[in-house]
Context: one part of a larger RNA
Molecule: small-subunit ribosomal RNA, 3' major domain
Organism: uncultured bacterium
Formats: sequence, structure tokens, C1' cells
RNA sequence: UGACGGGGGCCCGCACAAGCAGUGGAUUAUGUGGUUUAAUUCGAAGCAACGCGAAGAACCUUACCAGGGCUUGACAUCCUACUAACGAAGCAGAGAUGCAUUAGGUGCCCUUCGGGGAAAGUAGAGACAGGUGGUGCAUGGUUGUCGUCAGCUCGUGUCGUGAGAUGUUGGGUUAAGUCCCGCAACGAGCGCAACCCCUAUUGUUAGUUGCUACGUAAGAGCACUCUAGCGAGACUGCCGUUGACAAAACGGAGGAAGGUGGGGACGACGUCAAAUCAUCAUGCCCCUUAUGUCCUGGGCUACACACGUAAUACAAUGGCGUUUAACAGAGGGAAGCAAAGCCGCGAGGUGGAGCAAAUCCCCAAAAGGCGUCUCAGUUCGGAUUGCAGGCUGCAACUCGCCUGCAUGAAGUCGGAAUUGCUAGUAAUCGCGGAUCAGCACGCCGCGGUGAAUACGUUCCCGGGCC
Repeated sequence: UGACGGGGGCCCGCACAAGCAGUGGAUUAUGUGGUUUAAUUCGAAGCAACGCGAAGAACCUUACCAGGGCUUGACAUCCUACUAACGAAGCAGAGAUGCAUUAGGUGCCCUUCGGGGAAAGUAGAGACAGGUGGUGCAUGGUUGUCGUCAGCUCGUGUCGUGAGAUGUUGGGUUAAGUCCCGCAACGAGCGCAACCCCUAUUGUUAGUUGCUACGUAAGAGCACUCUAGCGAGACUGCCGUUGACAAAACGGAGGAAGGUGGGGACGACGUCAAAUCAUCAUGCCCCUUAUGUCCUGGGCUACACACGUAAUACAAUGGCGUUUAACAGAGGGAAGCAAAGCCGCGAGGUGGAGCAAAUCCCCAAAAGGCGUCUCAGUUCGGAUUGCAGGCUGCAACUCGCCUGCAUGAAGUCGGAAUUGCUAGUAAUCGCGGAUCAGCACGCCGCGGUGAAUACGUUCCCGGGCC
């Protein structure tokens, strides 16, 4: 000077408290440990690993295992020789590949018409390629975390022998080292805030594919809805009270909005030898007929068990039937989205209008209303299993998703313990997208309905200042 204290003071945070909904019990999904295995590829490890890398393992992916091949190699540059390139059918094989055979085909640039060159292929030699092999404790880059916490520093000056101190402490105040006052300090930088985006109000401009005060339609119009450009608007600006005549706090007016209006992006100096050599890059080490590379099949999907995260339930605030009569937002669409119609109980099939999209399509929103069931392992719950089908795809056995019929398990609200959330939030309801041939209970978004509670800071946890 820091750090730490079951030392003290002050302050903050869904930290506790007050509430609401859960997790921990059940079944399933998924990740992990362990075990097993020829292999169950690798990484991530308290918070900050465990629906994490993976925005999607049937083959591929794929890095793992078994077997079958190759050795200048799947890929790059250089040298020599030959051939333009390209390209169809056969046999063997699991395929990689091998054998046999060539039907067709002679292009581009230069040319002394002999040939040379570019590109590509084949053969050969070696320089080399290649490595998801090791080291994240050799590194770059990127990321997590404390933490959107209010801090972290510097110049000059002053003080101290010096390490250092001062400034940054103190009195108030703030979400804030925010601002005011004071002061051997005076200034400054990185952070805070603001500048950026979305959202809430309004003016204006522009109206097509949008809208309708008109019209059967064609059309007409741009008021409204909406779209998207430019502005306005909020600044403690005004009033009162308190305060130190300050900063500011509290109340009020006006206002769509009030004291940071709500949300996002934005993460200081640093900490954890934190994570990543498997995104990528890279030093060093290692492999080089193999630790490289190609292929077929298998595995990553195993299963006495343990943990994390979710989904669905245990029911009447509910299940089922009916009403198809309603009301969204945000997205996606050409190797695509696909309407109407027809067929099928259904998944789906057929069909192909329209649409590179404010035009057409995905698209049905669901919770809602009405009727019934009357507290039961049930008309709850849907696991599991059997049969029959559908779709994608060379291919659904290992190992996909969906449908119908049948089957109908555990489960009657969950021990110790523990999580999230302060408002359009929690809870609940559906919808869309990325990945993607197919596959979503995950993830990322979108809107609908829409609460309870906060006395307070003694205590638990984390943090800031003295």
C1' cells in the first nucleotide's frame, strides 16, 4: 500500500423479508458423471461445466472402432515426358477400387506451319504436402466472470529520509468519483451520463401492393388505419415546501409521457497462469507405407445407478364435445411458399391458381363462449406395447418424425433442501424463425390474457465507501 476479520460506522442489489409460480417425489426428453464397450471421438468442471461447443450424429457430418485399400498422396507449388479438355455403356467387388475397352470429340493464343504456349489429365523423380496429434502453464485473436459494480489512474505542485500520501478524504446529495460546498491542492484521462437503435404522443411530407368518409364493379380519393423519411416534445423547464442563499429532495400544475419515461446496444484499470492449439492463426515438440488419406459397416443413441436442465401431469380455475362465430404480432418463401377444388377417419395424397411478395402463400392463432361429466386412479393422466399406415431420403434394423385403432403404467401436489420474478413483470396461452432432405419438450424471437406483494434492512449472500 493492499487483502482479510464470527471489528465498528454508512450505503446498495429479488440479497433477505412480504408475495406469486416452481424445482427436489412420478413418467418422458435432454446433458453430465459412473459403468460397460472393439469404439462408446474430443472439449467444458463451484458460482461463471452439465437442453454447454452442437442453429439440429441414419450415410455424410465424424474427429472414434473393426475390416478392406493408397503412399508425392484427398489438397498446393515446382521439374520431365505424353495426351486438348470432356465423355457413354460392360465385368469383379461391401465399396474404395481394379480389369477390359474405347463410340464420339479436336477447341483457345502465337506461328518461320516444323512447332511452341496457356488450361486440364496421365505417368515418373524428389523438394514437399498432410495431421480435429501434444502443449490454452509458450502465444495472438475471441469469450466468460466479478459487474453496468462506480470505480481505476495520470501530469504538475505540496508533504514524507523512503515505501508512499495528498488530489479521490470531509459535510450534504445522487442510480452514479452524479452534482454542490469545503479543503495543499490545481487540472486532466479511462469509466458514469449523454450522443446510437426500438417503443409511448404529435406535426409535416409521401400515398401503393395499404386504407375507405364514395362506388355493384371499374374507378375515385388519401380524411382515418398503416407504412417510412424529416421535425417537435421532457429540460427539475414552471409553482410551492424543505435545504446552507448550494446541489438536491418532496408535493403540485400542465402534459401522451416526469424527474434516467420503458427496453436494447454499449462492459473502465484489472482478477481468476479462468475457457478455447477442435472456428481460425501460431512458437516449440511429435507422426511421415502413418498419428496422413479413401471406403464399407459399426459407434457417438450402450445402462445395476447418481446429478443438472426441461416437457407432461396428478385434475372441476379442469377433461371432453360443440360453436368455426371472433380478436394478434413478428417472421419465412424460388432446387421455395403453395391456395381453391377433389380423395382419405387421419398423417397425407392429388391438384396446381397466385407469388422473388404491404399484392400471393405459409396462416389454423390459442387461451375465450355454450353443453356435459360430479370427485373416482375417473370421460384425470398419458408412459409402454401390439397391429395397420403416411412422409423424407440411395437407405429409417442398429437409429427418424407423424397418423389411426387397440393397450392403458407411474402419478392424488412431492423430505431435507432449493430457484425465478417488483408490472404489461410473474403466471398462463398460442404463433414464427434459424439449423434443416427429414427430425425441437431445446434455442432465439413475437404477440394474447394478465396478477399478488415490498412493513422494513435485525439476519443470510454478493458488492461499494470510511